Context: one part of a larger RNA
RNA sequence: GUCCGGGAGUUGCUGCGUUCGGGUGGCUAAUCCCCUCUGGGGAGCAGCCCUAGUGAAAGCGAGGGCGAACAGCCCGUUCAUGCUCGAGCGUAGCAGACACGAAUGCCGGUGAUCUAACCGGGUCCAGGAUGAACUUGGGCUAACCCCCAAGGGAGGUCCGAAGAGGUCAGAGAUGAAAAUCUGUCCCAUGAGGUCCGGUUAGGAGCAAAAGACUAAUCAAACCGGCGGAUAGCUUGUUCUCCCCGAAAUAGCUUUUGGGCUAGCGUCGGGCCACUACGUCGCGGGGGUAGAGAGACUGAUUCGGCUUGGGGUCCGCAAGGAUACCUAACCGAACCAAACUCCGAAUACCGCGGCGACUAUCCCGGCAGUCAGACUGCGGGCGAUAAGGUUCAUAGUCGAGAGGGAAAAAGCCCCGACCGUCGGCUAAGGUCCCAGAGUCCAAGCUAAGUGUAAAAGGAAGUGGGGUUUCUAAGACAGCCAGGAUGUUGGCUCAGAAGCAGCCACCAUUUAAAAAGUGCGUAACAGCUUACUGGCCGAGAAACCUCGCGCCGAAAAUGAUCGGGCCUAAAGCUUGGCGCCGAAGCCACGGGAUGUCCGAAGAGCGAUCGACGGACUUCGGUAGGGGAGCGUAGUACGUGCGGUGAAGCGGAGCGGAGACGCCACGUGGAGCGCGUGCUAGCGAGAAUCCGGAC
Repeated sequence: GUCCGGGAGUUGCUGCGUUCGGGUGGCUAAUCCCCUCUGGGGAGCAGCCCUAGUGAAAGCGAGGGCGAACAGCCCGUUCAUGCUCGAGCGUAGCAGACACGAAUGCCGGUGAUCUAACCGGGUCCAGGAUGAACUUGGGCUAACCCCCAAGGGAGGUCCGAAGAGGUCAGAGAUGAAAAUCUGUCCCAUGAGGUCCGGUUAGGAGCAAAAGACUAAUCAAACCGGCGGAUAGCUUGUUCUCCCCGAAAUAGCUUUUGGGCUAGCGUCGGGCCACUACGUCGCGGGGGUAGAGAGACUGAUUCGGCUUGGGGUCCGCAAGGAUACCUAACCGAACCAAACUCCGAAUACCGCGGCGACUAUCCCGGCAGUCAGACUGCGGGCGAUAAGGUUCAUAGUCGAGAGGGAAAAAGCCCCGACCGUCGGCUAAGGUCCCAGAGUCCAAGCUAAGUGUAAAAGGAAGUGGGGUUUCUAAGACAGCCAGGAUGUUGGCUCAGAAGCAGCCACCAUUUAAAAAGUGCGUAACAGCUUACUGGCCGAGAAACCUCGCGCCGAAAAUGAUCGGGCCUAAAGCUUGGCGCCGAAGCCACGGGAUGUCCGAAGAGCGAUCGACGGACUUCGGUAGGGGAGCGUAGUACGUGCGGUGAAGCGGAGCGGAGACGCCACGUGGAGCGCGUGCUAGCGAGAAUCCGGAC
């Protein structure tokens, strides 16, 4: 891992609700009697509930309490949806209370054969090295001291076996081993090693101290008990079909991944009204969007004028001047969630008309929900960031399948009862992959733009427009001229059109600047404005709309989904087809609810097989309903050696859980109907056991 078996809402008591039973009240408890004796039947009104309330109570009583009250208020008296005893079902409380799961806490014991320390008694340490004290001899000395030699054999001394340890590395890691192996390393006469016997223990021991060790267990051992501790947590929770169908919000919470109440769901009962809903009309209040500033509070730029002030200057002073700052005022301009002289659309409230149809509302049983997500729109926070966060509003997902967006919970279309080898459409598509137009008409784009992007940039290209020039010849090009006073004056070393300052006249002219640019040290030189000629038809500048161009850099191989596409298979506009979904239609069928008819049942209220019409039938949590199957049991009724159960199994039936059955195997029990009882349904719990 697979298979087989086991495996989770139970039981008792007490409430509440519901269904059934009893009822002009209901029920028996203990006990006793009888019988076909784990049981059944009968007796048994002691007692319980109900039949009256009210008051704290004494008490009073269809009334009572408060009170001075014949006042008022509170609770009652009426009606019966009311009463009662059981059973089934639902649910709550108390119990282990759906199952499995802690780490803990406490109590009583068992452990020092491991290990820690200690006590008592034993035992072990090859060999080698070093050479302390001290002694002797010699030297030396006044005597010591001291020196030399020999002897001597100290030491938590040195090297190194046994023994003890465990430094570094490698191996080992379902190991040879639940701590080892190999090499290397450290101690090895000591605070040494080791053996035997003994002592100390669980909040206790022991500890050269690491929270180490106390039997592979230690920040409190192990075993048993309380004990099924508790677990607001995680996981799991077993057959089918039918109807409805949420929430992820508010308030409170030692509360925030938990609860309680409300909201939203479901089931039963009641109410049957324009109650709720939609739309139209009418009547309302508002201070948002917008707007405003001469209507406030603030903010705000420039100018003017006036006030006050600083600096500077003039002045003996008085005072005056001024490029500065400043407040008020005036003019122009501008802003605001916490500004408003104004002020919508919506929304909300009320009334009325109409439309749909029971959706609203009330009482009760049972819930689940309290982590929401994205998208559009209106805001806050943030950075006018986030698949961000927090409100509001709508939608979708959640709990929603189908079609589209290549793929894709939250986007677009559309809400799946079942069947059909029928049809029409939605979004989106219609060259091929790939269902449907290589459709029609008119334009645009040349960038593969389409098939990502901004500020900004550009004689890209198509359309619209304004102004000016133009056969008295424009625009561009080419040919020619572009002069004189004069080198204007000043300045300057120089300044001659062209460093700079000032002025910018006049003449000749078809025209020509007191000079547009380059240039020179200064001149010179080139050039422009301006003019004539050649040429012969449009030219120039600007505004604006459409489509395109540049701007354009990322990490594994690229790409619009791909191929590919250019009067398109791109973009714009118009048109006609077609394809396209579980949408809609058609045909057949099933179920839900309502209504109508109706066999039949019942004394009756009423129920109602069956038929018809209309309606509804996505669905998680969850509510409600109807069933299938398993084991046992009571009654009834059947089958079985001419072959029961079980096992295998082609085939048949049912919407499903499931049922039937030929045949084979098997070899002795087993069904069906109606009730009852439950250790009653398995794929999941790192579930438990077994097999492979």

A computed fold for a 692-nucleotide part of an RNA from a Pseudomonadota bacterium, annotated as large-subunit ribosomal RNA, domain II. The full RNA is in RNAcentral, with records from ENA. Rfam family: Bacterial large subunit ribosomal RNA.